[in-house]
RNA sequence: UAAUUGAAGGGUUUGAUCCUGGCUCAGAACGAACGCUGGCGGCGUGGUUGAUACAUGCAAGUCGAACGGGAAAGGUGACUUCGGUUGCCGAGUAUAGUGGCGGACGGGUGAGUAAUGUAUGAUCAAUUUGCCCGGAAGACCAGGAUAGCUAUCCGAAAGGAUAGGUAAUACUGGAUAAGCCCACAGCGGGGCAUCCCGCAGUGGGAAAAGGUUAGGGAUCUUCGGACCUUUCGCUUCCGGAUGAGAUUAUAUCCUAUCAGUUUGUUGGCGGGGUAACGGCCCACCAAGACGACGACGGGUAGCCGGCCUGAGAGGGUGGACGGCCACACUGGAACUGAGACACGGUCCAGACUCCUACGGGAGGCAGCAGUGCUGAAUUAUUCGCCAAUGCGCGAAAGCGUGACGGUGCGACGCCGCGUGCGGGAUGAAGGCCUUCGGGUUGUAAACCGCUGUCAGGGCAUAGAAAACCAUCCGGGUUAAUAGCCCGGAUAUUGAUCAUGCCCAAAGGAAGCACAGGCUAAUCUCGUGCCAGCAGCCGCGGUAAUACGAGAUGUGCGAGCGUUGUUCGGAAUCACUGGGCAUAAAGGGUGCGUAGGCGGUGUACCAAGUCGGAUGUGAAAUCCCUUUGCUUAACAAAGGAACUGCAUUCGAUACUAGUAUGCUAGAGGGUAAAAGGGGCAAGCGGAAUUCUAGGUGUAGCGGUGGAAUGCGUAGAUAUCUGGGAGAACGCCGAUGGCGAAGGCAGCUUGCUGGGUUACUUCUGACGCUGAGGCACGAAAGCUAGGGGAGCAAACAGGAUUAGAUACCCUGGUAGUCCUAGCCGUAAACGAUGGGCACUUUGUUCUGGGGGGCCUGAUCCCCUCGGAGCCGUAGCUAAUGUGUUAAGUGCCCCGCCUGGGGAGUAUGGUCGCAAGGUUAAAACUCAAAGGAAUUGACGGGGGCUCACACAAGCGGAGGAGCAUGUUGUUCAAUUCGAAGCAACGCGAAGAACCUUACCUGGGCUUGACAUGGUAGUAGUAGGAUCCUGAAAGGGUGACGACUCGUAAAGUCGAGAGCUAUCACAGGUGCUGCAUGGCUGUCGUCAGCUCGUGUCGUGAGACGUUGGGUUAAGUCCCGUAACGAGCGAAACCCUUGUCGUCUGUUGCUACCGGGUCAUGCCGGGCACUCUGACGAGACUGCCGGUGUUAAACCGGAGGAAGGUGGGGACGACGUCAAGUCAUCAUGGUCCUUACGCCCAGGGCUACAAACGUGCUACAAUGGUGAGUACAGAGAGACGCAAUGUCGCGAGACGGAGCAAAUCUUCAAAACUCACCCCAGUUCGGAUUGGAGGCUGCAAUUCGCCUCCAUGAAGUUGGAUUCGCUAGUAAUCGCGGAUCAGCCACGCCGCGGUGAAUAAGUUCCUGAGCCUUGUACACACCGCCCGUCAAGCCACCCAAGUUGGAAGCACCCGAAGUCCGGCGCCAAUUGUCCGGCCGAAGGUGAGUCUGGUGAGGGGGACUAAGUCGUAACAAGGUAGCCGUAGGGGAACCUGCGGCUGGAUCACCUCCUUU
Repeated sequence: UAAUUGAAGGGUUUGAUCCUGGCUCAGAACGAACGCUGGCGGCGUGGUUGAUACAUGCAAGUCGAACGGGAAAGGUGACUUCGGUUGCCGAGUAUAGUGGCGGACGGGUGAGUAAUGUAUGAUCAAUUUGCCCGGAAGACCAGGAUAGCUAUCCGAAAGGAUAGGUAAUACUGGAUAAGCCCACAGCGGGGCAUCCCGCAGUGGGAAAAGGUUAGGGAUCUUCGGACCUUUCGCUUCCGGAUGAGAUUAUAUCCUAUCAGUUUGUUGGCGGGGUAACGGCCCACCAAGACGACGACGGGUAGCCGGCCUGAGAGGGUGGACGGCCACACUGGAACUGAGACACGGUCCAGACUCCUACGGGAGGCAGCAGUGCUGAAUUAUUCGCCAAUGCGCGAAAGCGUGACGGUGCGACGCCGCGUGCGGGAUGAAGGCCUUCGGGUUGUAAACCGCUGUCAGGGCAUAGAAAACCAUCCGGGUUAAUAGCCCGGAUAUUGAUCAUGCCCAAAGGAAGCACAGGCUAAUCUCGUGCCAGCAGCCGCGGUAAUACGAGAUGUGCGAGCGUUGUUCGGAAUCACUGGGCAUAAAGGGUGCGUAGGCGGUGUACCAAGUCGGAUGUGAAAUCCCUUUGCUUAACAAAGGAACUGCAUUCGAUACUAGUAUGCUAGAGGGUAAAAGGGGCAAGCGGAAUUCUAGGUGUAGCGGUGGAAUGCGUAGAUAUCUGGGAGAACGCCGAUGGCGAAGGCAGCUUGCUGGGUUACUUCUGACGCUGAGGCACGAAAGCUAGGGGAGCAAACAGGAUUAGAUACCCUGGUAGUCCUAGCCGUAAACGAUGGGCACUUUGUUCUGGGGGGCCUGAUCCCCUCGGAGCCGUAGCUAAUGUGUUAAGUGCCCCGCCUGGGGAGUAUGGUCGCAAGGUUAAAACUCAAAGGAAUUGACGGGGGCUCACACAAGCGGAGGAGCAUGUUGUUCAAUUCGAAGCAACGCGAAGAACCUUACCUGGGCUUGACAUGGUAGUAGUAGGAUCCUGAAAGGGUGACGACUCGUAAAGUCGAGAGCUAUCACAGGUGCUGCAUGGCUGUCGUCAGCUCGUGUCGUGAGACGUUGGGUUAAGUCCCGUAACGAGCGAAACCCUUGUCGUCUGUUGCUACCGGGUCAUGCCGGGCACUCUGACGAGACUGCCGGUGUUAAACCGGAGGAAGGUGGGGACGACGUCAAGUCAUCAUGGUCCUUACGCCCAGGGCUACAAACGUGCUACAAUGGUGAGUACAGAGAGACGCAAUGUCGCGAGACGGAGCAAAUCUUCAAAACUCACCCCAGUUCGGAUUGGAGGCUGCAAUUCGCCUCCAUGAAGUUGGAUUCGCUAGUAAUCGCGGAUCAGCCACGCCGCGGUGAAUAAGUUCCUGAGCCUUGUACACACCGCCCGUCAAGCCACCCAAGUUGGAAGCACCCGAAGUCCGGCGCCAAUUGUCCGGCCGAAGGUGAGUCUGGUGAGGGGGACUAAGUCGUAACAAGGUAGCCGUAGGGGAACCUGCGGCUGGAUCACCUCCUUU
């Protein structure tokens, strides 16, 4: 400023984080297509593929005012021999032909074309231009033909031949004429090199056509006219306008796996040709021309204005509209013409189609419609009209026009309108959901009122229309009232579209997609890794908001989704606007060419740069302001813009250029000092090995342990002599030198580079460096030497499941030298080179200067180099940090997701091995970096625990008991499964339990609630029949409650029957759940608030030094506090006190008894059970940091949590339990429910767990004798007593309990046994009994007599226990009729040993380290082989295509030449050059296919191993070489991107 108003992110790698990085989504657009759906209108748009083939119709004609001619139908007359003839009108109309103009425009398409194209700008002094405009001049005199036509003839046709005669604005000759053209020779002016312009001279050359309308005074007339005027045409010249042609600069896709191309090629002289320049063509001459600023070749493609997208810069695109180009069946060629090498013209060749009488002909929709095939697939009417706009012809009327203007079809796009509006709650019915209360669909509907857009029917009307022409009027011109020009009036011209009014009725008009996140919007049912979805992440394996359906919701709406494509987001090719230590990415290193960049002063210049002006940048489009269609889309007007190019005038700071200076960059000089810098020659000692000799004897060597090997033929060991080759100890160092690779004994020679000091010289001479050149570890190769040691390959020995390895013994290439290749490495600082700037400290090294009390030394300053820490800054972080990865400048190299792949193919280098350059198909949604928290490690450190050690006793062997597996069975119900299932659920399976099996029964049910109907000898029910029972029948007798009421009756209830809802399920899912429980683990941990640090995940706190049983406490500390745990509080036990005093107790008093707290007092003691006290490291000493604490001690009943118990943090194991219970879902419903009888859970080849009893003398047996605690007891405990060998029986005092009952054993004393299968051991079996119980056979316990198995202390291995513990002894209880209890839970009696440690095994805690693990090592993961599938590479070949090359043949045609006849012209003919198609040949490039071969990618559960990730169990990796089923192994050199321990050095702090 009217015209610059504009910039968003999300999902996805991880347990989580930050970063890198790809994939993907949201947006806009389209000539679109597909699916579902579809009311109207306006404006646009519509074969993107096959430049495939085309039936049919139309798309270019017009002029009679250029010419000779000149109808017909029809009408109407005349004549007529009735066959016809003829006049007039039609009509000088239609019109074939000659001639003129136009068919070069308009319309279509995009095949070709990477430049003969296009865009922008410039040039033609090298050109042309019909019709049109302006100007100058002219148009005179002659001539011969020819079509049409007539006649004859050929042919099927298309067409053609001959003869006759005819016209012109057709054709020809002559005249006239100008710098119009040519030749000669001038003057003047100008410019841009050739040159251009003007003027005039001499000579020569080239023109023409007439027609017509109207008027006309005079003149002539053959009466047609001539003549004059007017008008249209014709000829020459000049100029203009328009169009065309040519030239040139710049710009214009990909590919270097296309690097060299070219012979008319580049230029010249002279010709030809053209409108015109020119190798455009030709002869001759020269040898040039183009190319890394990409020639040549290959691929793809019409270009632009514009269009889409984008904030822009850009990217993509070129359909419609407009400009240019190219093409017209394919290829070639010319003719005519102003213009063509011509879409609807000609000739030739080819392919194809059609006609044919077979002789020959015809054709070209990429014009408008239309058709067929092809193609994965798609695009319209064989419409109307010239009314408008335009074009062609014409004087004009007019004619023509598939241009155009319209219509039709298609939601293909954009825009607009509608499908109704208001009221209406019983919140209807129906649907869906439900926690059953209700919610939602929903004011939605019904119902009431109102309106009439659009579509439909009827009537009326405006506009696109203004003209030409005709008639009339006026004006101008004119001799003129013709004519012409201008203006006005009247009349005339509509293919198609529009508007108004009326009628009627809510009537005819809503769908599509989505609803897990991104992304707005959720529930139910079905399905059950199936069917399916999916843009990415991902859903689906029985409760799917993700599949399918329904309900509801969300979004858009006559559309909505999907697919495809483009841009955006993507700063993901980064000009604006990225990177390269570790993520992809610095070349192995240097020298140096082109190129790029370049110190400082002055002057000039004006190329870059900046400013002004001019020209151009077509129109349309975009933008702004208005205007017109009711609005909008759309259209119109004016503006702005078109960011560009060119010319010109200025400015001169900077850059470039020119000139001249300077010394700070760079280089030279002089003087010093350091160094494993390089090359060559010579010399040296130690070690190893070989060899000769001596001494000497049985081993040596080697390993985790062995063996192979060497050795009595004398090794190893040791001494002496000799030989050989390779490497150079100490010094030696994170030290030095070099560009890198790399370089180490000593001496000499030759030689490169850097540093310091002086500041003497040159004067920008510099930096970088594509290509290029040189150097370049190890391995490897060629040839010749050499060969001691070491050592790929190889051999043997071990190890091992195997061991093509690791270990061992040998050992060849090689390692070494000379000459030559190779050219790669983790060639690394994973960090290109140069210059400048930017806080410090410290160490080493090579120099120089200064100072001091000058001896070593020390201190300060400075230049060069090498290290470490670290500020700011940077970084994703780690880290880096004057030796930058900081801040800037210059130059080079490189990167763009992972895999495929540094591979294929091609090129190139190499003797080879191989190197270098370097893809694609296909496939995945990640791959990756740094850091964090865990977990793990055959990593490290610290610590704890009956973890080990030290001990005691067991298990594993036997028999039995019990549980489990397995097997069996009709059933052996179910669950529990490493620790943490297995004497577990089960604290009691003969029936019951019981869930299982067989058989028999019941069906509203064994049990609950409710509804409906019924029932009156009803409910109940003795008895009897049947049956194994359940059940099924029979049915004497025989009720109850309430109301009404006088009573009976009636009604209701309870009950019963029937029926409907429902009950019921130990059916399934513990991976849908609640609750409860186990386990790590009574381990010491797990967290939070605030704060601080970090981008963040997170960290600190909680780590560290001590200490503890303990994250217990103390100290330190960017932490300070707090919580859940630990501890304490609670129970019990150990001491004392107070109180209590029966059922307990009995010291004292009394009484009594054979005896006894037996009795009366008593409550002191014991005890009972309430309340208290007590222990707290409180006190002392030592150690320790003045701490916490530890050690020792005192006192004390008890001493350092006194012993024991209960109590179990955050969490882990989808741990256990749906069979305790509860519960979602699901399944069964005359059965998966319920009842009953019998059976089973008790089976038995085998295996395992847990126990009991033993194997004996610390014992057994017999006899005697003593002492507990805690419990339990009425469907009970049961005393004393009697009987029985005994189990037990009879009987029953006492006791609902400190009262009664039940109660010990081991121990102790005495005796026997005398080491044995026993006086051990007691299984098994026979017999006889007892008890419980309806019942003891399957299947109980106990007793007695008899029997008398195995077993003599238990392999590998393994369990428990640290004190009143282990061991051992008995007692009690729950469950329970009884009991398979040797189990479990408790109780007391007797009562040890050992350790005071942490090396190891196991487990755990903390810190640290590595990690490719996070389902967390039971992890991850590599390769061969086998199977399937996919794309690719090679390949004997085979089959197409493309572009050239050489030769042959050669149409049409231009050009040239020739022939007849003296010459000229034309035609035919002949010849020549060129020449399309065709043929042959040798190759090049490229596509298809291809037996077979090769690797690669992918694919829930294949095979073999275990290479990598932890020190991954031999550290890994890189290069190279050899070997091996495979991952891989080994040698040589290199790297740290290796853990751990020790040492050295350095650093930080004091």

The RNA shown here (small-subunit ribosomal RNA) has 1550 nucleotides and comes from a Planctomycetota bacterium. Rfam family: Bacterial small subunit ribosomal RNA. The sequence was found in a public genome assembly. The prediction has a mean pLDDT of 81.